[in-house]
RNA sequence: GCCCCUGUAGUUCAAUGGAUAGAACGAUUGCCUUCUAAGCAGUAGACCUAGGUUCGACUCCUAGCAGGGGCA
Numbered sequence: 001g002c003c004c005c006u007g008u009a010g011u012u013c014a015a016u017g018g019a020u021a022g023a024a025c026g027a028u029u030g031c032c033u034u035c036u037a038a039g040c041a042g043u044a045g046a047c048c049u050a051g052g053u054u055c056g057a058c059u060c061c062u063a064g065c066a067g068g069g070g071c072a
Stems, first nucleotide, its partner, number of pairs: 001071007010025004018055001027043005048064005
């Protein structure tokens, strides 16, 4: 320098172009318990950035950024 893959919650991952973007673990509040753990019921928390296409974009297109891999 060229090509490919990935980017969503604190972490690991989902989501056929259309529902209030979900789950597990974690955090936190309450219940329970003599206390803790476990259990039960809640709460908060995310689409890498900027454009474009579309009635509608996490999803499709373009550019960029970051990470990983391959070739030279």
The RNA shown here (transfer RNA) has 72 nucleotides and comes from a Minisyncoccota bacterium. Its Rfam family is "tRNA". Rfam's curators write: Transfer RNA (tRNA) molecules are approximately 80 nucleotides in length. By type it is a transfer RNA. Model confidence (mean pLDDT): 80 of 100. The source organism's lineage runs through Bacteria, Bacillati and Minisyncoccota.